RNA sequence: AGAGUUUGAUCCUGGCUCAGGAUGAACGCUGGCGGCGUGCCUAAUACAUGCAAGUCGAACGAAGAGAGAAGCUUGCUUCUCUUUUAGUGGCGAACGGGUGAGAAAUACAUAAGCAUACAUAAGCAACCUGCCCAUAUGACUGGGAUAACUAUUGGAAACGACUGCUAAUACCGGAUAGGUGACCGGGGGACAUCCCCUGAUCAUUAAAGCUGGGACACAGCACGAAUGGAUGGGCUUAUGGCGCAUUAGCUAGUUGGUGAGGUAACGGCUCACCAAGGCGACGAUCAGUAGCCGACCUGAGAGGGUGAACGGCCACACUGGAACUGAGACACGGUCCAGACUCCUACGGGAGGCAGCAGUGGGGAAUAUUGCACAAUGGGCGCAAGCCUGAUGCAGCAACGCCGCGUGAGUGAAGAAGGCCUUCGGGUUGUAAAGCUCUGUUGUAAGGGAAGAAUGGCCAAGAGAGGGAAUGCUCUUGGAGUGACGGUACCUUACCAGAAAGCCACGGCUAACUACGUGCCAGCAGCCGCGGUAAUACGUAGGUGGCAAGCGUUGUCCGGAAUUAUUGGGCGUAAAGCGCGCGCAGGCGGCCUCUUAAGUCUGAUGUGAAAGCCCCCGGCUCAACCGGGGAGGGCCAUUGGAAACUGGGAGGCUUGAGUAUAGGAGAGAAGAGUGGAAUUCCACGUGUAGCGGUGAAAUGCGUAGAGAUGUGGAGGAACACCAGUGGCGAAGGCGACUCUUUGGCCUAUAACUGACGCUGAGGCGCGAAAGCGUGGGGAGCAAACAGGAUUAGAUACCCUGGUAGUCCACGCCGUAAACGAUGAGUGCUAGGUGUCGGGGGUAUCGACCCCCUCGGUGCCACAGCUAACGCAAUAAGCACUCCGCCUGGGGAGUACGGUCGCAAGACUGAAACUCAAAGGAAUUGACGGGGGCCCGCACAAGCGGUGGAGUAUGUGGUUUAAUUCGACGCAACGCGAAGAACCUUACCAAGGCUUGACAUCCCGUGACAGCUAUGGAAACAUAGUCUUCUUAGUCGGGGAGCCGUAAGACAGGUGGUGCAUGGUUGUCGUCAGCUCGUGUCGUGAGAUGUUGGGUUAAGUCCCGCAACGAGCGCAACCCUUGCCUUUAGUUACCAGCAUUCAGUUGGGGACUCUAGAGGGACUGCCGGUGACAAACCGGAGGAAGGUGGGGAUGACGUCAAAUCAUCAUGCCCCUUAUGAUCUGGGCUACACACGUGCUACAAUGGCCGGUACAACGAGAAGCGAAACCGCGAGGUGAAGCAAAUCUUUUAAAGCCGGUCCCAGUUCGGAUUGCAGGCUGAAACUCGCCUGCAUGAAGUUGGAGUUGCUAGUAAUCGCGGAUCAGCAUGCCGUGGUGAAUGCGUUCCCGGGUCUUGUACACACCGCCCGUCACACCACGGGAGUUGGUUGCACCCGAAGUCGGUGAGGUAACCCUGGUGGAGCCAGCCGCCGAAGGUGGUACAGAUGAUUGGGGUGAAGUCGUAACAAGGUAACC
Repeated sequence: AGAGUUUGAUCCUGGCUCAGGAUGAACGCUGGCGGCGUGCCUAAUACAUGCAAGUCGAACGAAGAGAGAAGCUUGCUUCUCUUUUAGUGGCGAACGGGUGAGAAAUACAUAAGCAUACAUAAGCAACCUGCCCAUAUGACUGGGAUAACUAUUGGAAACGACUGCUAAUACCGGAUAGGUGACCGGGGGACAUCCCCUGAUCAUUAAAGCUGGGACACAGCACGAAUGGAUGGGCUUAUGGCGCAUUAGCUAGUUGGUGAGGUAACGGCUCACCAAGGCGACGAUCAGUAGCCGACCUGAGAGGGUGAACGGCCACACUGGAACUGAGACACGGUCCAGACUCCUACGGGAGGCAGCAGUGGGGAAUAUUGCACAAUGGGCGCAAGCCUGAUGCAGCAACGCCGCGUGAGUGAAGAAGGCCUUCGGGUUGUAAAGCUCUGUUGUAAGGGAAGAAUGGCCAAGAGAGGGAAUGCUCUUGGAGUGACGGUACCUUACCAGAAAGCCACGGCUAACUACGUGCCAGCAGCCGCGGUAAUACGUAGGUGGCAAGCGUUGUCCGGAAUUAUUGGGCGUAAAGCGCGCGCAGGCGGCCUCUUAAGUCUGAUGUGAAAGCCCCCGGCUCAACCGGGGAGGGCCAUUGGAAACUGGGAGGCUUGAGUAUAGGAGAGAAGAGUGGAAUUCCACGUGUAGCGGUGAAAUGCGUAGAGAUGUGGAGGAACACCAGUGGCGAAGGCGACUCUUUGGCCUAUAACUGACGCUGAGGCGCGAAAGCGUGGGGAGCAAACAGGAUUAGAUACCCUGGUAGUCCACGCCGUAAACGAUGAGUGCUAGGUGUCGGGGGUAUCGACCCCCUCGGUGCCACAGCUAACGCAAUAAGCACUCCGCCUGGGGAGUACGGUCGCAAGACUGAAACUCAAAGGAAUUGACGGGGGCCCGCACAAGCGGUGGAGUAUGUGGUUUAAUUCGACGCAACGCGAAGAACCUUACCAAGGCUUGACAUCCCGUGACAGCUAUGGAAACAUAGUCUUCUUAGUCGGGGAGCCGUAAGACAGGUGGUGCAUGGUUGUCGUCAGCUCGUGUCGUGAGAUGUUGGGUUAAGUCCCGCAACGAGCGCAACCCUUGCCUUUAGUUACCAGCAUUCAGUUGGGGACUCUAGAGGGACUGCCGGUGACAAACCGGAGGAAGGUGGGGAUGACGUCAAAUCAUCAUGCCCCUUAUGAUCUGGGCUACACACGUGCUACAAUGGCCGGUACAACGAGAAGCGAAACCGCGAGGUGAAGCAAAUCUUUUAAAGCCGGUCCCAGUUCGGAUUGCAGGCUGAAACUCGCCUGCAUGAAGUUGGAGUUGCUAGUAAUCGCGGAUCAGCAUGCCGUGGUGAAUGCGUUCCCGGGUCUUGUACACACCGCCCGUCACACCACGGGAGUUGGUUGCACCCGAAGUCGGUGAGGUAACCCUGGUGGAGCCAGCCGCCGAAGGUGGUACAGAUGAUUGGGGUGAAGUCGUAACAAGGUAACC
């Protein structure tokens, strides 16, 4: 510090997710040690048991126990000492400890204040303060009770009642001091109602003793009052820190005053009276949530989050209320009352409060021991010893966290074994192990052994002050003694490598890869996403990576996130400018001078507790941890200074703004009136059959006279031409003409005012169309509606009608894609060119032109900006001011609430849930019922077919035991198959085989084969017989081949997967395209080149051009064909010469032909067109002319195209069978459908007779001549020929002649019968051919569809491959031999440029809504239900206060009593918790049912959007 994820790719916007750190954590797996910390976050839930606050006998009386002494009645009394403590009394219990419920302020943090003319020193100025300290001082004199105890008695208990007695540092009276108060004076502060000092009088108010051998005195400890300090507390003010406005108004003790009361103290704190205030958009009030802070976590910081542990403050103590005591409480381990709950009970009554420490139940994902000790620190009491202390110090439990250590170190290659992988060679685990040599941290055992301890007190010695004195007090020195932890830390010795490693991950992000299993299953997953038979993503194993006594997961927070942007974002199109204006508050504001000092800057002082963070030093072996020092920390407070800037005050200025004067343009607004053209309607005339409407029609109108035409009239609405990216207005908007009223703007002049300005939350006004209300009006147009069409449907588009409405007046509504998708204002920043309205200059008689300038409105373009597109003085540039708005998509502009509205609805405006995207701009493609250009038998023009018939063949379907398999739009279907009777053959039935029909190895035997017989359908089985390989001179041995046997390795598979593959092939398409290097442009994908102008069959060539070149394609090179030359002539040829039946033979080498080598054609030449080009057109010459004809040749790629059944091959599957063999059957089935052919339907023909002319080929298990036989197929026969020699081989159409005469025929030949032939073991299923007989359909073929542009179509035969036989198929070959092409509008396909796009699996795309089903969350809902808040009323506990007090009553008083004062019970009153009643508000739960929403591999109906999306889309 970034990364992944939207796309085919790109840039941007934007969300989601990850890597880091942290944690009072929890869960999973695992677990050696130590140190330091931490440990109920939930139920402020309920609590058994124990402990957590006591202490003082030196305050008091009394009681008990022990010891001693005395007396003597020797078992009693008295006294002394020690000790214990129930009670009275004192102090403490308000600290310490816990918790965070409540509380948004009476809390917390920071700072300040508790004051009053000024100055100086001190004091006081609304307060209190136990214990402590200091100063000075006092402690005098009296009195009456009471608990304990005792006696009686009630009660189960808790706890009492009454009799009698008693003490005090308990209680009370008086004196005195000082303090305080009242009143009257004096003085001071310049005045003063304020303050200070002071005097008199009156009133009021103090005390206590104990101890030291203790009587005086002394000392110590207590006690009273006063003043001050310290400490602690109380009160007040300012500022700060929270989310909601779908909470906007709140408040009657409320705000203030006077007086009184009350308090420690100020104060509406309380009361009486008076006034009507106080708070609030700078957010009052209500409701919600929350203890606050130092700090902690994170972050570069600013910030954000948190408030465990430690520390400060606050609040609370079962819930609610209340006071008492006290210095301090409205009191955690006190009291009273009410309530809920629990417990005891003798049923009459009582007791209790762990949010103290442990512990228990419960809750929960989850949080410890019913431990030790007061040794230390601290606290309470005490003179002290000491006692108490779950504070605290320690230990226990827990990897909960941080820190440290260890689980060994060195050496060791046979690179062991085993595991895993493997291309079988090896690799890896891996120096890892073993082995050898060491060490001993930790551990175990034994021994030693600190520091935390020093006070106090005790013992000893000494000193000091006052004093008569010490035994008292204080101090110094020394000594003895005190440890829970603790079997401590630490040290030493011994022992053995012995006892100590796991967890997660390994597709990318993100370090780390293979095998097996699984097969969209099981599962994984933080995001993207893996898994459908070769998964580095699931599970396991091996290996690897990371961390390590831990490792992962989950939750939460910050970060990354500049993703709320102060630092530090945006708003034309991504989310985002209010529809527009006016304007209060607010914010901001021109130039100069003076002043002030609020902001600002700066110095000083105070404070910002400690701990923590940071730096330095030090202590535990290091570290964590701890100690010491320093620094830092603020919107802080007070105070001094500066005066530039902002603000305040004063004065001035004119440039901002406004006014004035003179001109100017305009559909600016409102009202009133006027006009012509047109539509429609009415009346009348003329006139006759249609009109109207559409893609085509129909509905409609019309013989009752339409439409057309003429005249006249009525009525409403709108204003042609002018008219213009022209004008005006803030926007909406405004268009005939005239008048009236009226707003704004521009120019010139520079006279006046003198900052008067800009923006503008709320607020107010204006605001298209539609809509609403009332009343008019209504010609045309026209939602709804009706009819006609279209259509599968058509509630639409089209047509004919037609009502609201559109118009007017008045009143509502308040929204639009109200758009420049661009808020308002000001200033600045190159130019060029139009246009509208003004002004000026030069020149001129004048105008135009020209130049300058102000204001509007357009275009182009630089810098700059922008993601790009684009904007560009009318900014989206550079700046400033103010307002509005945005923060992923959907849900949703929805719900609820509120405001407005007559309604429709508008404004404001969420959440649950769900997705990982949604989106902008641009790029490349693809596509379009977009456009331009061009090509192709693509159409058109023609010729012939197909689709109808019969038949052949293939396919589908059906059937079957099987009808083997594959191929399925073009690009499957006479295709694989260049040929299924057996074989082929893969299928079916039946029979037999199992190392196998075939290959290699191994073992052993033998030649094998053959033949015969029997069984059998055969395969095969059984028996018999025969035979005896080759090499080597021979035996032996070896080798090769063969046969059968046994066991295994293995063979075998036309079994699966063409979506695991190679190879091969089809197709677009023989279409002209597809790319690269360098350069340039662009942020980039990409573009350029390759586009453009011409041209071509062609990205062919030329020109131009930020391109210049190059490659694969095109073309050419190759084959064939057409012409010529040359060479060579056998089997070919024959002109001339011989010869013959015959090129048969001699001969020839001219010709044809053959097959070698060459030539030839290149737009080369001429003319024209073209741009002086490329090229095209025409011509000449030429056998051939513009790639001469044909072929081979198929770019980058597309279709997961085809093929595992040609072959090869991974993986999977079968192994007495999915292998191999045999016989028979099937692939040939047959209601039917389709494709491709053949033959026809006839006279351009059929038949008969005669007659002419080919080419390509093939031939030995072959072609097969002549001759003979047969009507014929064919047979006999055998010559020739491995072929320019022989054979196939008579070519046919054609030509000549004849016949038929338009018929289902002398057409057509299917079908069937009979008789034959050929091949072959075999012709039934199931071959071909012949003869005779039979003689079906069919008379030119619907919609549609197909081939072909010249030696082509059409037509005619011939040959070949396969092959025993079988050809209408296929591949070749020659003969005869046309027609048409205007042309590119249309159909199809293709190329290129451009355009649109929401497509990229690319239109066979994408995608919308209803309905149906499942699930989820939410809204409404008659209601139901619990809770909370406040209000009104009722009742009213305890208690304070007040009143009363005829009852009770020790202290004081007196006149001495039934006295008084005072006090108390009781009663009354105010307030008052809980409770009750009523209706209200708020948030929640639930609810038959209902509404929309979301989600969900393959549901239904349509096709709304994206292309002109087929009616442009949208608001």

Description:
The RNA shown here (small-subunit ribosomal RNA) has 1515 nucleotides and comes from an uncultured bacterium. The prediction has a mean pLDDT of 81.